A computed fold for a 1403-nucleotide RNA from Euglena chadefaudii, annotated as small-subunit ribosomal RNA. It matches the Rfam family "Bacterial small subunit ribosomal RNA". The coordinates come from a structure-prediction model, not an experiment, and the mean pLDDT is 84. Taxonomically the source falls in Euglena (Eukaryota, Euglenozoa, Euglenophyceae, Euglenales). The RNAcentral record of the sequence draws on ENA, Greengenes and SILVA.
RNA sequence: GGCGGCAUGCCUAACACAUGCAAGUCGAACGGUUUAUGAAAGUAAGCAGUGACGGACGGGUGAGUAAUAUGUAAGAAUCAACAAUAGGGAGGGGAACAACAAUUGGAAACGAUUGCUAAUGCCCCAUAGAGCUUUUAAGCAAAAGAUUUAUCGCCCUUUUAUGAGCUUGCAUCUGAUUAGCUUGUUGGUGAGGUAAUGGCUUACCAAGGCUUUGAUCAGUAGCUGUUUUGAGAAGAUGAUCAGCCACACGGGAAUUGAGAACGGAACCGACUCCUACGGGAGGCAGCAGUGAGGAAUUUUCCGCAAUGGGUGAAAGCCUGACGGAGCAAUGCCGCGUGGAGGAAGAAGGCCUUAGGGUUGUAAUCUCCUUUUCUCAUCGAAGAAUUUAUGACGGUAAAUGAGGAAUAAGCAUCGGCUAACUUCGUGCCAGCAGCCGCGGUAAUACGAGGGAUGCAAGCGUUAUCCGGAUUUAUUGGGCGUAAAGAGUUUGUAGGUGGCUUAAUGUGUUUAACGUUAAAUAUCAGAGCUUAACUUUGAAUCCGCGUUAAAAACUAUUAGGCUUGAGUAUGGUAGAGGUAAAGGGAAUUCCCAGUGUAGCGGUGAAAUGCGUAGAUAUUGGGAAGAACACCAACGGCGAAAGCACUUUACUAGGCUAAUACUGACACUGAGAAACGAAAGCUAAGGUAGCAAAACGGAUUAGAUACCCGUGUAGUCUUAGCGGUAAACGAUGGACACUAAGUGGUGCUCUUGUACUGCUGAAGCUAACGCGUUAAGUGUCCCGCCUGGGGAGUACGCUUGCAAAAGUGAAACUCAAAGGAAUUGACGGGGACCCGCACAAGCGGUGGAGCAUGUGGUUUAAUUCGAUGGUACACGAAGAACCUUACCAGGAUUUGACAUGCUAGGAAGUUCCUUGAAAGAGGAACGUGCCUUUGGGAGCCUAGACACAGGUGGUGCAUGGCUGUCGUCAGCUCGUGUCGUGAGAUGUUUGGUUAAGUCCGUCAACGAGCGCAACCCUUUUUUUUAGUUAUUCUCUAAAGAUACUGCCGAUAAUAAGUCGGAGGAAGGUGAGGAUGACGUCAAGUCAUCAUGCCCCUUAUAUCCUGGGCUACACACGUGCUACAAUGGUUAAGACAACGAGUUGCAAAUUCGCGAGGGUAAGCUAAUCUCUUAAACUUAAUCUUAGUUCGGAUUGUAGGCUGAAACUCGCCUACAUGAAGCUGGAAUCGCUAGUAAUCGCUGGUCAGCUAUACAGCGGUGAAUACGUUCUCGGGUCUUGUCCACACCGCCCGUCACACCAUGGGAGCUUGCCAUGCUUAAAGCUGUUAUCUUAACCUUAAUCGGAAAGAAAUGUCUAAGGCCGGGUUAGUGACUGGGGUGAAGUCGUAACAAGGUAGCCGUACUGG
Repeated sequence: GGCGGCAUGCCUAACACAUGCAAGUCGAACGGUUUAUGAAAGUAAGCAGUGACGGACGGGUGAGUAAUAUGUAAGAAUCAACAAUAGGGAGGGGAACAACAAUUGGAAACGAUUGCUAAUGCCCCAUAGAGCUUUUAAGCAAAAGAUUUAUCGCCCUUUUAUGAGCUUGCAUCUGAUUAGCUUGUUGGUGAGGUAAUGGCUUACCAAGGCUUUGAUCAGUAGCUGUUUUGAGAAGAUGAUCAGCCACACGGGAAUUGAGAACGGAACCGACUCCUACGGGAGGCAGCAGUGAGGAAUUUUCCGCAAUGGGUGAAAGCCUGACGGAGCAAUGCCGCGUGGAGGAAGAAGGCCUUAGGGUUGUAAUCUCCUUUUCUCAUCGAAGAAUUUAUGACGGUAAAUGAGGAAUAAGCAUCGGCUAACUUCGUGCCAGCAGCCGCGGUAAUACGAGGGAUGCAAGCGUUAUCCGGAUUUAUUGGGCGUAAAGAGUUUGUAGGUGGCUUAAUGUGUUUAACGUUAAAUAUCAGAGCUUAACUUUGAAUCCGCGUUAAAAACUAUUAGGCUUGAGUAUGGUAGAGGUAAAGGGAAUUCCCAGUGUAGCGGUGAAAUGCGUAGAUAUUGGGAAGAACACCAACGGCGAAAGCACUUUACUAGGCUAAUACUGACACUGAGAAACGAAAGCUAAGGUAGCAAAACGGAUUAGAUACCCGUGUAGUCUUAGCGGUAAACGAUGGACACUAAGUGGUGCUCUUGUACUGCUGAAGCUAACGCGUUAAGUGUCCCGCCUGGGGAGUACGCUUGCAAAAGUGAAACUCAAAGGAAUUGACGGGGACCCGCACAAGCGGUGGAGCAUGUGGUUUAAUUCGAUGGUACACGAAGAACCUUACCAGGAUUUGACAUGCUAGGAAGUUCCUUGAAAGAGGAACGUGCCUUUGGGAGCCUAGACACAGGUGGUGCAUGGCUGUCGUCAGCUCGUGUCGUGAGAUGUUUGGUUAAGUCCGUCAACGAGCGCAACCCUUUUUUUUAGUUAUUCUCUAAAGAUACUGCCGAUAAUAAGUCGGAGGAAGGUGAGGAUGACGUCAAGUCAUCAUGCCCCUUAUAUCCUGGGCUACACACGUGCUACAAUGGUUAAGACAACGAGUUGCAAAUUCGCGAGGGUAAGCUAAUCUCUUAAACUUAAUCUUAGUUCGGAUUGUAGGCUGAAACUCGCCUACAUGAAGCUGGAAUCGCUAGUAAUCGCUGGUCAGCUAUACAGCGGUGAAUACGUUCUCGGGUCUUGUCCACACCGCCCGUCACACCAUGGGAGCUUGCCAUGCUUAAAGCUGUUAUCUUAACCUUAAUCGGAAAGAAAUGUCUAAGGCCGGGUUAGUGACUGGGGUGAAGUCGUAACAAGGUAGCCGUACUGG
């Protein structure tokens, strides 16, 4: 959520079921009987029973079943009711039992006894071909009647149809952590049994049968046609429809029948119900329906009208099969929810750059239509078969009327993926398929608007296939990504040289059979179309049969020599095993000489030594290993093998002949060998050396270093079976460019082995490349995301250690390879820099100034914080500044624009108050006008607004710092590479320089460098002021460019030296700062988004604070003195500033300064005496005649104001300090050092600061080992937030899944023993018995029943066994978890190279 058509509808509990219905029919088989009618005969309609046919079909379900199934193709030893076909037959007898009647038991269900009776029920005799047994002979075996006189039935036999049973080949899921299974088992003979073959059953005999081509066991499962996905190959599937099978509450076993059991019977069991407790009844996996389970699946409907079935002679009856309707958007298909016109582009919504845009011709409105809807009228086909018969259904269809009327939602909008904005939220709430989004501007969350997609649906979830070549047959791989077994031998298997013939296994061709129908495909047809239904065609790729072909394959029989092998002659070799021998070295022992050390390390110590070491000489002993030769040299299958000699022995290579004649390759299982460590036993033990001990190192040091030292290392005999057992590359064969080494044989055209460089080709790249990782063939092994884990469990092996085999849960979105660009390295090479070194002077110690931190405070406003903050913003805080604090005030505001009203503006005064402010008084009436008004200013009012040094520098612009004035950073085209990228920019020189030159797959270019610009040095010209030629000032020029010479280098770039020149190699200094880095700094210069405040975070005022003071740090000044201090005299600058100013001269004052006052808007006047220096004197090494802090008194100046809190002067006072620890800074020439001067800010000044100016004026640089920083190239990398990186393990905590675990519980399976129902079958002969036989006959026989008993046997019981699942105190490891602990193992030479196997030890 409108309609219609066609389909589909318990996937779960094969769980339990109330109620109704789903299989009956026949009186034309039979006796009896009931009712109606009739007087009766009879007629009509029925009923229970005997009998016959059917209840074995139809309908349901999928539990079981991995083969007694299914599919397909065959087969022989079979059966059959009904049906068809053909040929025959039906003669004569008999005895019963139901019903019924009587008696009787029981609650019921249901019976019992006696008696009567019919038949198409039962029995006997006769008949008997083609039937059965059987070689014949011989033997055996049938029948039913009914009636309406038409027929319908009955029996035997033949052949079929159709159905069923049986047998065989092939196909048919998973597990080897299931490898052996089987005793009626496999076969034979006899017997039995069956419809029939057969161990189907039984007795005996034999010992077989199945199995790595997967038996047995375990798990799962109905199979198929099909359905679905896919290009296909294939994968998944088995609803509806159709074929087969199995089952019918669970389980055995039977009867009847042609055939066997959903709605039949007997028994056991579980469950439910009834009961009078004695006993009974039941089986929806039929149709409806109920409960339960579940995410989930319909009506207790109509009808036999059609199709079909049962029965009957038929009428008919029955039929939840079936035909229909109902419910469900469950699916598929079709239709509709209106169509045309229509801009005032309405209103409203949303957005907005405020203009507009969009929703949107959409709506309103006008005209039209009626599918659908409502109502009315009419009204089928489906009916065969002459009549009659329609559940659906008054349905479909038709006609008419009415009125746009009754009818639109869902999801999405970051990318994949079609569709974008606003607001809210602020790592919250939430989203999410993957990547991921959200931390104040979210196209990703939520909402609104808009848009997109689909549409009576839409979206989610689940499942299957696809994409996925991601199990690879088609169609993958294994050097380094996962993956070649450690190596060899060899069984099965797979594969296999040339040639002849035959066969015809595979193969190919043709025909035939089959491959059910439906489905699917194509062409049509029928419903208005479609879905749907239907006709025809083709297909059905398979299997079987027959025929043919004979190349290849196979088999058989032959042949060949090239593969393979054998024989002969040579030849190289650490090939193997055993034995013998040898010298050097080490250690120990003995003896001699000899004396104080030795040894060891980064440095030491432990240790050894005066009891004589080390050293040295001689002698002796022992064990292990074999220098030089020695080599990407040799041998071996690999592991591995090295002194010499001998013995035995294996293999390779080579030459020329001869021989065998495919004997070959590979190789699952299997077997053998297999480093080191390790284990067992016995030896041996010189050196070395796990463990252990001691000494160092260290924060610690269970290590690295040192001193000792035991197993072990060695031998013999065994075990073990692993290594980064590596070429990380399995074996064999063939083919595919070259060049160049080495080792062998022969002696050249060769051949075998071992290396390097490289073509084609291959490779993700690296690389490989006749020794392939190339091109092909054959065989084996192995892989399928990371972790969990080579772990657990199970099994095998082992003395053990362990080895082999080898999962899952859970967890992550990666893990990994190769290469690239960076960055980094306690990697390498080269180069540069006041980077070190060489020097000079400082800081760090003192006092003071100043800034910062901290502390304090009402406030000590704010910012700057490693380098790159700290005399920084601030080129100057007493008020102001001022942003802070306290108090007092204002609210359209101190400031801007707009409106209204009033008033000129304005000036002066009074009261109050700290001032701001509040109140009041007086004076004043202006300017331009077109007379309307206007300009400016003031006051008042209302509203828009003002205002903010409030927040965010991590939202920003701009500006700035830093690397760094380091030489780098890039681009176009081309080329190389799959690509990231590379090349250019590398390299050889050179430079201050990516500066230049040479070379080069590069050629060019840009931003940087340099130059251009400014100052300075020399000079020319012109001009100027001044008293002044020179000098000076300022404007334009010139000059320097490695230009010239020589040497050197490469005939280059350049470098060195020289000349000339004022200046020489950038002459000196300045300005100038590439691409970028640091989320660097600044919202408080300014600008600015967003947020916040608006009687306050705005504004005004007074006072205070920014100047505090235990302390810590930075930057400076002054000093500590004699290269000095003091006094006196004398000399020489430059840059600058000046009218609110600089101020001469003169005068007063010790002085700061005051008075008066000339000059100067400045090359003219003034500030303005420069100082260090020179000369003379004095001081004489002392806390001083050094040093000047601190303090007192008295003054001066600025300014309303000098207390907090200014500067200066005079007198007095006279602190610390005698050159400064660790550490650290600046500077390479007119520089450092030292000396003074000027300016800005400014009323004044705390300036010792900052910016400039000149005077005097050094020392040193061997050099690049080291420190710091930088550049280039290279190398390694597990880093890329880029080493301040990454990252490992224990421990602690939380959660999760899992292993072990004393055990406990549970399902299933099979064996053994026991018991044994019903039943089939056998036995017994106890009892009973109509037919038939026999008899004269009640006898007897045959046969049947009962009873008893035996074999088999379901269920039950018992004992252990196997297996599945759950659970379990405790315990093991594992995984996960923003900020826990301890260390720092790995990645760089990771600071001891790392890693593999093994053993020991520690945390």